Model confidence (mean pLDDT): 87 of 100. Predicted 3D model of a 680-nucleotide part of an RNA (large-subunit ribosomal RNA, domain II) from a bacterium.
[in-house]
Context: one part of a larger RNA
RNA sequence: GCCAACGAGUUAUGGUGUGUGGCAAGGUUAACCCGUGAGGGGAAGCCGGAGCGAAAGCGAGUCCGAAUAGGGCGUUCAGUCGCAUGCUGUAGACCCGAAGCCGAGUGAUCUAUCCAUGGGCAGUGGGAAGCGGGGGUAAGACCCCGUGGACGCGCGAACCGACCUAGGUUGAAAACUGGGCGGAUGACCUGUGGAUAGGGGUGAAAGGCCAAGCAAACUCGGUGAUAGCUGGUUCUCCGCGAAAUGCAUUUAGGUGCAGCGUUGCGUGUUCAUCCGUGGAGGUAGAGCACUGGAUGGGUUAGGGGGCCCACAAGCUUACCGACCCCAACCAAACUCCGAAUACCACGGGUCCAGAGCGCAGCAGUGAGACUAUGGGGGAUGAGCUUCAUGGUCGAGAGGGAAACAGCCCAGAACGCCGGCUAAGGCCCCUAAUUCCAGACUAAGUGGUAAACGAUGUGAGAUUGCAAAGACAGCCAGGAGGUUGGCUUAGAAGCAGCCACCCUUGAAAGAGUGCGUAACAGCUCACUGGUCGAGUGGUCUUGCGCGGACAAUGUAACGGGGCUCAAGUCUGGAGCCGAAGCCGCGUGUCCGUUCUUAGAACGGGCGGUAGCGGAGCGUCGAUCUUGGAGCGAAGCGGCGGUGGAAACCGUCGUGGACCGAGGUCGAGUGAGAAUGUUGGC
Numbered sequence: 001g002c003c004a005a006c007g008a009g010u011u012a013u014g015g016u017g018u019g020u021g022g023c024a025a026g027g028u029u030a031a032c033c034c035g036u037g038a039g040g041g042g043a044a045g046c047c048g049g050a051g052c053g054a055a056a057g058c059g060a061g062u063c064c065g066a067a068u069a070g071g072g073c074g075u076u077c078a079g080u081c082g083c084a085u086g087c088u089g090u091a092g093a094c095c096c097g098a099a100g101c102c103g104a105g106u107g108a109u110c111u112a113u114c115c116a117u118g119g120g121c122a123g124u125g126g127g128a129a130g131c132g133g134g135g136g137u138a139a140g141a142c143c144c145c146g147u148g149g150a151c152g153c154g155c156g157a158a159c160c161g162a163c164c165u166a167g168g169u170u171g172a173a174a175a176c177u178g179g180g181c182g183g184a185u186g187a188c189c190u191g192u193g194g195a196u197a198g199g200g201g202u203g204a205a206a207g208g209c210c211a212a213g214c215a216a217a218c219u220c221g222g223u224g225a226u227a228g229c230u231g232g233u234u235c236u237c238c239g240c241g242a243a244a245u246g247c248a249u250u251u252a253g254g255u256g257c258a259g260c261g262u263u264g265c266g267u268g269u270u271c272a273u274c275c276g277u278g279g280a281g282g283u284a285g286a287g288c289a290c291u292g293g294a295u296g297g298g299u300u301a302g303g304g305g306g307c308c309c310a311c312a313a314g315c316u317u318a319c320c321g322a323c324c325c326c327a328a329c330c331a332a333a334c335u336c337c338g339a340a341u342a343c344c345a346c347g348g349g350u351c352c353a354g355a356g357c358g359c360a361g362c363a364g365u366g367a368g369a370c371u372a373u374g375g376g377g378g379a380u381g382a383g384c385u386u387c388a389u390g391g392u393c394g395a396g397a398g399g400g401a402a403a404c405a406g407c408c409c410a411g412a413a414c415g416c417c418g419g420c421u422a423a424g425g426c427c428c429c430u431a432a433u434u435c436c437a438g439a440c441u442a443a444g445u446g447g448u449a450a451a452c453g454a455u456g457u458g459a460g461a462u463u464g465c466a467a468a469g470a471c472a473g474c475c476a477g478g479a480g481g482u483u484g485g486c487u488u489a490g491a492a493g494c495a496g497c498c499a500c501c502c503u504u505g506a507a508a509g510a511g512u513g514c515g516u517a518a519c520a521g522c523u524c525a526c527u528g529g530u531c532g533a534g535u536g537g538u539c540u541u542g543c544g545c546g547g548a549c550a551a552u553g554u555a556a557c558g559g560g561g562c563u564c565a566a567g568u569c570u571g572g573a574g575c576c577g578a579a580g581c582c583g584c585g586u587g588u589c590c591g592u593u594c595u596u597a598g599a600a601c602g603g604g605c606g607g608u609a610g611c612g613g614a615g616c617g618u619c620g621a622u623c624u625u626g627g628a629g630c631g632a633a634g635c636g637g638c639g640g641u642g643g644a645a646a647c648c649g650u651c652g653u654g655g656a657c658c659g660a661g662g663u664c665g666a667g668u669g670a671g672a673a674u675g676u677u678g679g680c
Stems, first nucleotide, its partner, number of pairs: 001680006011091013026047003032041003051058002061073004094232002097229001101222006112196009121186001123155003126151001130147006159183003163180005198214001200210003235615006245258005259365002261362007270355001272350008285337001286335002291331003295327004302320002304317004368393010398409003413586004418582003424576003427560003433573001435572006446562001452546002456543010473530005479503003484498003509524001513522002587605008616669001618666010634653008
């Protein structure tokens, strides 16, 4: 991993609903007794039949109260005892699962420390004290030689350890092996016996060790501890069908109440929508009348500066500047104004829908997601976050978007080798036009992106010049005062500052650019000629261009491929295209009308949590009724039937039991629980 078997809402009791049955103003017994049993007895008790008040108490009333006001609770409405069933309290209470807590015991054959008694440490080196001799001294100290053999001394086996490295890592081994390494007379190593025990021991201390796992051992018990947590929870079909919100919570992944679902009963259009009438409102927008912000100008108090001045005053000012005026603005917490929607009430119309509302039983939900619109937070970021309103997904299949929960179209009861459409498409892949008319794009733009940039190209508007000859090109002129003045080493059109005149003339700047150290030189403006028809500027707009950089391989149209398109814009004619709609047949639920079963017609039938309904099958009991050695059950194959769970027939195998119908009762349905056991 697979297969098989086993594997989870039970039982008791109390409460409260529903269904059904008995009796009924009543209903019913419990323990217990008699009896083989069936059954009989047993009235204690319980529920109901009257309530109100704290109570005394009163009573269809009563309480509060002074009250014959008022108000509260009652008076009208049948109960009770079984059986079945929904939910719930108490119990382990659907099943499995902790880490843990407590009690009683078992452990020191591992290991920690200690006690008693034994054992072990090749070889070798260094050479302390002391002692002897000699030297030395007044005596010493001290020195030398020898002797001596101290030492948690040195080197190094056994022994003990475990620093490095390689291997090993489903190992040879649940800690090892190889090569190196540390201690090796000591706080050394070790045998045997013994001591200390679980909040306790022991610890040269690492929370280490206490039998391969110790921040509190192990075994059994309390024990089915508890688990607002995770996982699992077994047959079928039919009807309806949610929520991810509000408030509260030692609350935030839990729960209570409400909201939303379902079922029953009641009510009977009260719902919804449209129209009309009447309302309340301060948003969007707008505005500046208030509150604030804020720009320019005018006017002008006040202040500053200057002049003047003994004081006071006066004059003046390209300074600052309140109020006021003009012009132009801004605001969620501004409003002189002010919609559209939405909301409320009434009247009328439409609609009859699994609409509304009330009571009762049973829930689930209380992690939501994206999208559009209106806001807040953030960076006018986020597949971000938080509200509001709608949609979809959630719980929704089908078609489109290449693929793609949340986008677009559209809501799947079942069958059909029928038809029409939606979104989206119609050259090929690929169903349907290489359809029609007009225009644009040349960038493969289409088939990613901005500020910004550009004689791309189409359309429109406006304006300058132009046959008295424009624009572009070509030929020629482009001069004189003068090298203007200043500055400067120089400054001559052309570093810089100031000025920018006059003359000749068809025209020519006290000079547009290049250039020189400064001149020179080239060129432009401007003018003539040549040529002979358009040529410049600005604005609006369509489609394009650049800006444009990412990691395996084109890879930013799904691909092929596409250029008067198979791109883009405008208009048009067709077609394709879904589980949508229609047609035919069928099932089921609800309604209406007929009604013997039933029929006709109309409408419904996506679905998670969940609520409601109807069935299939297994095991056993009981009643009835059947089969079986001429072959039961079981197992395998084949055939058939039913709306499903399932069932029937037949052949083989097998070799002794097994069904059907009614009723009753459950250890009643397996694919999942890192499920349990077995097999492979």